[in-house]
Annotation:
The RNA shown here (SAM riboswitch aptamer (S box leader)) has 121 nucleotides and comes from Pseudonocardia humida.
RNA sequence: GGCUCAUCCAGAGGGGUAGAGGGAACGGCCCGUUGAAGCCCCGGCAACCGGCGAGCACGCGUGUCCACGCGGCUCGAUCACGGUGCCAAUUCCGACCCGCACCGUGCGGGAAAGAUGAGGA
Numbered sequence: 001g002g003c004u005c006a007u008c009c010a011g012a013g014g015g016g017u018a019g020a021g022g023g024a025a026c027g028g029c030c031c032g033u034u035g036a037a038g039c040c041c042c043g044g045c046a047a048c049c050g051g052c053g054a055g056c057a058c059g060c061g062u063g064u065c066c067a068c069g070c071g072g073c074u075c076g077a078u079c080a081c082g083g084u085g086c087c088a089a090u091u092c093c094g095a096c097c098c099g100c101a102c103c104g105u106g107c108g109g110g111a112a113a114g115a116u117g118a119g120g121a
Base pairs, nucleotide, nucleotide: 003119004118005117006116007115008114013042014041015040016039017038021031022030023029026094027093028092043087044086045085048083049082050079051078052076053075054074055073056072058071059070060069061068062067063066091113096110097109098108099107100106101105
């Protein structure tokens, strides 16, 4: 870099440095010298992996035969130690397809692309 799956309408600050960009690309529309991106320090949000707890028409094993242990699956308004991620605007909106309204637009669904995590190769 590519593949598979899941999620993406919620949430989350301050300081230092720096000095003009940033919001993935395109079209918009926004943010930005009342200080962008990047880097550093402290903080926070969340729950993908994880811990803990509960459950089960599941599998294996043990035994004093209805219990235990391990695994698998599901749930948790449980934890936040660890691995990550994130802390403007619905992934900011749109595009491409379909449907419903109606006269340039709106609403709904899906896809594409993107981001994050996990997995396996």
It was read from a public genome assembly, where an Rfam model found it. Lineage of the source: Bacteria > Actinomycetota > Actinomycetes > Pseudonocardiaceae > Pseudonocardia.